The RNA shown here (SAH (S-adenosyl-L-homocysteine) riboswitch aptamer) has 78 nucleotides and comes from a Steroidobacteraceae bacterium. NCBI's taxonomy places the organism under Bacteria, Pseudomonadati, Pseudomonadota, Gammaproteobacteria, Steroidobacteraceae.

RNA sequence: UACUUCGAGGAGCGCUGCAGCGUCGGACGACGCGAGGCUCGAGGAACCGCCGAUCGAUUCCAACGGCGCUCUCUAAAU
Numbered sequence: 001u002a003c004u005u006c007g008a009g010g011a012g013c014g015c016u017g018c019a020g021c022g023u024c025g026g027a028c029g030a031c032g033c034g035a036g037g038c039u040c041g042a043g044g045a046a047c048c049g050c051c052g053a054u055c056g057a058u059u060c061c062a063a064c065g066g067c068g069c070u071c072u073c074u075a076a077a078u
Base pairs, nucleotide, nucleotide: 001046003044004043005042006041007040008039009038010071011070012069013068014067015066018037020033021032022031023030024029036064
């Protein structure tokens, strides 16, 4: 660096539909699903780089996520 597994980022309802996925199809396309796909942490397996980088303990701690609504939490005002 890209891939994959798990966890976290408070919870829920409705809508649209991009990416993505599935089915059909000779093609373009049609239909259906579809708003954690992003970030952080840990693990796995590869590739690249480096050649002594580091490791451990304690403390503190995210940022963001279409539209509408409800709840939860915190703060302020009344």